[in-house]
Description
A computed fold for a 161-nucleotide RNA from a pig gut metagenome, annotated as Lysine riboswitch aptamer. The model forms 100% of the base pairs in the Rfam consensus. The sequence is in RNAcentral, with records from MGnify.
Order: sequence, then C1' cells, then structure tokens
RNA sequence: AGUAGAGGCGCAGGAUUUAUAAGUAUAUUUUUGGACACAGUAAGGUGUGGAGGAAGAAAGUAAAAAGGAAAGCCUGCCGAAGAACUUAUCAGCCUUAAGGAUAAGAUUCUGGGCAUACAGUGAAGAACUGUAUGACUGUCAUCGUAAGAUGGAGAGCUACU
Repeated sequence: AGUAGAGGCGCAGGAUUUAUAAGUAUAUUUUUGGACACAGUAAGGUGUGGAGGAAGAAAGUAAAAAGGAAAGCCUGCCGAAGAACUUAUCAGCCUUAAGGAUAAGAUUCUGGGCAUACAGUGAAGAACUGUAUGACUGUCAUCGUAAGAUGGAGAGCUACU
C1' cells in the first nucleotide's frame, strides 16, 4: 500500500401497509361583522379581490395531504452516519433579510448504542438534532501476578498478502 473483517436494541436509504396529523386545512350555505385581505416568513414594491360586503366569529354540509412515526421486507454498508461551517442551486411576481430543502467540500467536532435533564424542530406526552451528566460496551496503549486501574481516538483496530 492492497484485500477481508469486528463493535450491536449497529448505521443509512427505498417502497408498501397501518395509525396519527384531523373532523384539522380547505370548499360551500346561513347568520353576525363592517374595511380590509391575499401572493411560503418579515419589510418595501407590484398585482389581484373587496360596500354587488373584506378580515374575523358562530352554526350546518362535504372533506384532504405532506413531513415525521410503527411493523416487517428489500438495498447499501461499519465515519457506517450525525451536526456545525462554506459555496452553489431551488421555491408559481420583484428586491432585501432570516429561515427551509438539495448537492458538493478528509474545513471542524463526535468510537458506539442507552438513560436522564435542558434547548431547538415538530400537531404531539411520538421522533429527530445539539449540549451536559451517568453507567454500559467495543478497541488500542501503559501499569499490574491477577482481578483490575489509568489514558487515547475511527485517517483508528484486527487478520492476510
């Protein structure tokens, strides 16, 4: 240098089914209301609708979906992957700002899963992400008669050529 492996509630992706989202958004009718409302968020502009009645509220009828989740299946794997940062692109009007989605980048951090607390996203007591703490677990090094102790990090560790 190459090849092949190990850590286990192991990681990620895909489609299907199911529940939730929700009797919610939305559409429409009636009553009320009485001047604004809409174009992903905010501001500005522009445009459209509106006293032939806007927004809002109440009652009736009809009535979703996406993201996320659970179970098993399939696929790819063991920096699997996740997050931050930078750049680029996207969104059914334009500009600015923030946020969101996707892609790239050995730029930075994290060995792994679990539990708890806080914060963020989210409809959510689900789940995910981040930080901290805790024991558990795998690996290497050092010390040790041993049990075990201490410490490190995956660009690591083990085996073979």